[in-house]
This is a predicted structure of a 495-nucleotide part of an RNA (small-subunit ribosomal RNA, 5' domain) from an uncultured bacterium.

Context: one part of a larger RNA
RNA sequence: GAUUGAACGCUGGCGGCAGGCCUAAUACAUGCAAGUCGAACGGUAACAUAAGAAAAGCUUGCUUUUCUUGAUGACGAGUGGCGGACGGGUGAGUAAGAUUUGGGAAACUACCUGAUAGAGGGGGACAACAGUUGGAAACGACUGCUAAUACCGCAUACAGCCUCAGGGUGAAAGAAGCGAUUCGCUAUCAGAUGUGCCCAAACGGGAUUAGCUAGUAGGUGAGGAAAAGGCUCCCCUGGGGGACAAUUCUUUGGUGGUUGGAGAGAUUUCCACCCCCUUGGGGAUUGACCCCGGCCCCAAUUCCUUGGGGGGGGCCGCGGUGGGGAAUUUUCCACAAUGGGAGAAAUUUUGAAGCAGCCAUGCCGGGUUGUGAAAAAAGCCUUUGGGUUUUAAACCCUUUUGGGAGGGAGGAAGAAAAUGACGUUACCCUCAGAAGAAGCACCGGCUAACUCCGUGCCAGCAGCCGCGGUAAUACGGAGGGUGCAAGCGUUAAUC
Numbered sequence: 001g002a003u004u005g006a007a008c009g010c011u012g013g014c015g016g017c018a019g020g021c022c023u024a025a026u027a028c029a030u031g032c033a034a035g036u037c038g039a040a041c042g043g044u045a046a047c048a049u050a051a052g053a054a055a056a057g058c059u060u061g062c063u064u065u066u067c068u069u070g071a072u073g074a075c076g077a078g079u080g081g082c083g084g085a086c087g088g089g090u091g092a093g094u095a096a097g098a099u100u101u102g103g104g105a106a107a108c109u110a111c112c113u114g115a116u117a118g119a120g121g122g123g124g125a126c127a128a129c130a131g132u133u134g135g136a137a138a139c140g141a142c143u144g145c146u147a148a149u150a151c152c153g154c155a156u157a158c159a160g161c162c163u164c165a166g167g168g169u170g171a172a173a174g175a176a177g178c179g180a181u182u183c184g185c186u187a188u189c190a191g192a193u194g195u196g197c198c199c200a201a202a203c204g205g206g207a208u209u210a211g212c213u214a215g216u217a218g219g220u221g222a223g224g225a226a227a228a229g230g231c232u233c234c235c236c237u238g239g240g241g242g243a244c245a246a247u248u249c250u251u252u253g254g255u256g257g258u259u260g261g262a263g264a265g266a267u268u269u270c271c272a273c274c275c276c277c278u279u280g281g282g283g284a285u286u287g288a289c290c291c292c293g294g295c296c297c298c299a300a301u302u303c304c305u306u307g308g309g310g311g312g313g314g315c316c317g318c319g320g321u322g323g324g325g326a327a328u329u330u331u332c333c334a335c336a337a338u339g340g341g342a343g344a345a346a347u348u349u350u351g352a353a354g355c356a357g358c359c360a361u362g363c364c365g366g367g368u369u370g371u372g373a374a375a376a377a378a379g380c381c382u383u384u385g386g387g388u389u390u391u392a393a394a395c396c397c398u399u400u401u402g403g404g405a406g407g408g409a410g411g412a413a414g415a416a417a418a419u420g421a422c423g424u425u426a427c428c429c430u431c432a433g434a435a436g437a438a439g440c441a442c443c444g445g446c447u448a449a450c451u452c453c454g455u456g457c458c459a460g461c462a463g464c465c466g467c468g469g470u471a472a473u474a475c476g477g478a479g480g481g482u483g484c485a486a487g488c489g490u491u492a493a494u495c
Base pairs, nucleotide, nucleotide: 001495002494003493004492006491007490008489009488010487014365015364016363017362018361019359020358021324026322027321028320031318032317035082036081037080040079041078043075044074047073048072049071050069051068052067053066054065055064056063057062058061089277091275099202100201101200102199103198104197107195108194112191113190114189115188116187117186118185120154122152123151129144130143131142132141133140134139160169161168162167174183175182176181204250205249206248212240213239217237218236219235221233222232223231253274254273255272256271257267258266259265279299280298281297282296283295301313302312303311304310330356333354338352339350340349341348342347370396379388380387381386401436403431404430406428407427411422439484440483441482442481443480444465445464446463450479451478452477453476454475460467461466
């Protein structure tokens, strides 16, 4: 000098763009953050409509009330499907199951795309519901009924899989529509996408860590896995790694990037990719993959019940609270756009995302006026002549910005209509009025900027040299000046 997720002190007018718990991966009140489909199903708790019945009121053909019918729009709870494995957060762990780059073979892949073939005929349940019943609750138990794109056989299957090549084995579901047809279903082969696995190199520190290793290294066989493999196991061999740093200890998510520089470096905040984690530890189910707002067990912790038997919870999602800390925001708006899930669609949902609020935290932009000398006073200095403050003021002019009134977009999306949170927006026009808008640090040298008063090795200053013991340009104040400027200084950190 440059830089920062900065903090502190003094000060502070506006806008645009960005950023905002670096500490306790500490504990969390409360609300929301993952639903959707009635065009899979039995149905009907609520709402609305229609029809029918009854009663009441009278205005005598209307109104009100009640009941019935799932008949219609729809739909609570339930069965079923798809999605809850994405999106969001965090960086605790991990020095190598990570990451980056380059290779590889023994794999799986829902939805999507292309192709070929098929979808015949049956069955038995379980919820909901009804009844009985246990429990304080959470939640159950028993009996009975019922539907399906839920479940299970049979048939068929050249292709798939297994094979001793003879053969064996293995599938399906319907729905909407008057219909045409559409959306689905099953098997197989390809594609695409995603994921798992193997190898090599690179990727912190310590030798005041030198020896480490028994499933350890390899093999036959078997099991297991989607898949190669000591991944696991019986048996056999005694190997394998290591000063090119094994092992151990300690620190740490990695990268693109960012920063700074001639280079060597430093760093991981925002954004993007990968990995790991989601109170600590373990486990399985489902599944294409894995479980932040799923399940089970243990632990800690917290809450509920008191019936002592038990039961509920998990903000490292968005806001918010306590605590910690030098320190980091609103319990906002809306799904209008973009994107995701569900659905044939209409739609619905989405604290993703879009926006707004707070904060000079940073960068950028513009403003705090222009003109005006008889160079008036007060202040300060003085050699008492004057100098300086000083174009500063008065005075006249202008209106960026701020304020008031009015207009007013784009963002909205193939013909029309509808649809904007932001938004009292941006922007345009107009009105009044200099009106509402300057500080901070420094002035001995380095280093731009000097005098007076006070103090008297005291009080104090200080980045280094150093200053202060009676005339201090170095302390404190004042006047003046210098530098930067809505900031300026200090502290911390990096190059």